The part of an RNA shown here (small-subunit ribosomal RNA, 3' major domain) has 476 nucleotides and comes from a metagenome.
Its mean pLDDT, the model's own confidence on a scale to 100, is 81.
[in-house]
Context: one part of a larger RNA
RNA sequence: UGACGGGGGCCCGCACAAGCGGAGGAACAUGUGGUUUAAUUCGAUGAUACGCGAGGAACCUUACCUGGGCUUAAAUGUGAGAUGAUCGCCGGUGAAAGCUGGUUUCCCUUCGGGGCAACUUACAAGGUGCUGCAUGGUUGUCGUCAGCUCGUGCCGUGAGGUGUCGGGUUAAGUCCCAUAACGAGCGCAACCCCUAUCGUUAGUUGCCAUCGGGUAAUGCCGGGAACUCUAACGAGACUGCCACCGUAAGGUGUGAGGAAGGUGGGGAUGACGUCAAAUCAGCACGGCCCUUAUGUCCAGGGCUACACACGUGUUACAAUGGACGGUACAGAGGGCAGCUACCUUGCGAAAGGAUGCUAAUCUCGAAAACCGUUCUCAGUUCGGAUUGGAGUCUGCAACUCGACUCCAUGAAGCUGGAUUCGCUAGUAAUCGCGCAUCAGCCAUGGCGCGGUGAAUACGUUCCCGGGCCUUGUACA
Numbered sequence: 001u002g003a004c005g006g007g008g009g010c011c012c013g014c015a016c017a018a019g020c021g022g023a024g025g026a027a028c029a030u031g032u033g034g035u036u037u038a039a040u041u042c043g044a045u046g047a048u049a050c051g052c053g054a055g056g057a058a059c060c061u062u063a064c065c066u067g068g069g070c071u072u073a074a075a076u077g078u079g080a081g082a083u084g085a086u087c088g089c090c091g092g093u094g095a096a097a098g099c100u101g102g103u104u105u106c107c108c109u110u111c112g113g114g115g116c117a118a119c120u121u122a123c124a125a126g127g128u129g130c131u132g133c134a135u136g137g138u139u140g141u142c143g144u145c146a147g148c149u150c151g152u153g154c155c156g157u158g159a160g161g162u163g164u165c166g167g168g169u170u171a172a173g174u175c176c177c178a179u180a181a182c183g184a185g186c187g188c189a190a191c192c193c194c195u196a197u198c199g200u201u202a203g204u205u206g207c208c209a210u211c212g213g214g215u216a217a218u219g220c221c222g223g224g225a226a227c228u229c230u231a232a233c234g235a236g237a238c239u240g241c242c243a244c245c246g247u248a249a250g251g252u253g254u255g256a257g258g259a260a261g262g263u264g265g266g267g268a269u270g271a272c273g274u275c276a277a278a279u280c281a282g283c284a285c286g287g288c289c290c291u292u293a294u295g296u297c298c299a300g301g302g303c304u305a306c307a308c309a310c311g312u313g314u315u316a317c318a319a320u321g322g323a324c325g326g327u328a329c330a331g332a333g334g335g336c337a338g339c340u341a342c343c344u345u346g347c348g349a350a351a352g353g354a355u356g357c358u359a360a361u362c363u364c365g366a367a368a369a370c371c372g373u374u375c376u377c378a379g380u381u382c383g384g385a386u387u388g389g390a391g392u393c394u395g396c397a398a399c400u401c402g403a404c405u406c407c408a409u410g411a412a413g414c415u416g417g418a419u420u421c422g423c424u425a426g427u428a429a430u431c432g433c434g435c436a437u438c439a440g441c442c443a444u445g446g447c448g449c450g451g452u453g454a455a456u457a458c459g460u461u462c463c464c465g466g467g468c469c470u471u472g473u474a475c476a
Base pairs, nucleotide, nucleotide: 001476002475003473004472005471007470008469009468010467011466012465013464015460016459019423020422021421022420023419026315027314028313029312030311031310032309033308034306035305042053043052064301065300066299067298068297069296070295076124077123078122079121080120081119083117084116088103089102090101091100092099093098106115107114108113126290127289129288130287131286135284136283137279138278139277140275142273147186148185149184150183151182152181153162154161155160166177167176168175192267193266194265195264197235198234199233200232201231202230203229207224208223211222212221213220238261241255242253243252244251245250317416321375322374323373324372325371326370333364334363335362338357339356342353343352344351345350382413387408388407389406390405391404392403393402429452430451431450432449433448434447435446
């Protein structure tokens, strides 16, 4: 100087407490361990691995296994050689890849050759093989915590200290006062984006108050530019004003005004560094290793196995509910071999027609809620696993191993031990909708969007993590 303490002081955080809802029990989905296997490819492993890389494993992907092939090889370039083919087409063999046979016979030309193509040969290949403890780049975490440093000066023999401490204050090393320090940098804050209010400009594909027309009905039409909205530019919030407290910084106020009040709400933004943290399988790259194979092509299988253990989820155990009928209201997105109105057929998944839309124009679309009826506390009209049958769709192909529909079947489960997780407001809880990937989909995942919409916080003694000061130390 640090680090540590079941030392002290001050402070903060859904850290505890106060609440609400979960996990841990059940079934299933998914990941992991283990076991099994020819293979169950590889990586990630306390917090910071385990619905993670994977934002799509039937083939492909695919790296794994079995079997069958190729050896300048899948691609590109250069040199040399021989050729006019190659491609295509037709055969044989084969699971395919491949091997093999037949057929067809390029263009320009100054006739020297050139171009093009594939072949042979030589040289450069290729490797998801190893090392993340050789690396770059990127990422997680402490932590959006308030810290981490420098120049000059001063102090100290020196390591180093001071500044950065102290008294207040703040979300903040934020600011004020004091001060052998005076300044400065990286962080904090602000500048950026979205959202909440208003104005200006603009008015189509969006809007419809007023006027007119029209319809069974609808901004449907003329028209309008008010309103909503769209999207650009501005205004607005600064403890600015008032009162009180305070030297100041600042604090308090169901104070005023205001759409908004003290960082208005949310996002982006992650200092010096820590964990030889993660990644050589995204990519790049040093070294090592393989080169008729650890490269490469193909078929099939596997990554989907199953006594079991764990994590993350979904659905439930019901009456604040289930079923049936009626009826209403979003936002954000997507759409060309795509989204599809509408019509017909089918109980349905869908199919057959048909129309609009490269989209504020057409289209994909709510559910909970509300109003009725029914069920009456039961393993049930709860719950839907599992299984049988029949189908639809995608796709060369649904056996291993797809989703969905219909009929039948109707398992466990009656609120879950010790323990443990999330959340402070448009939040939790609950309800549906969209998108990426994608032929299809094992999505209950991920990322977004809106609808309905709570309870509680006395407080900081305790648990956990962190910051500052101080103290002890046989630790570095």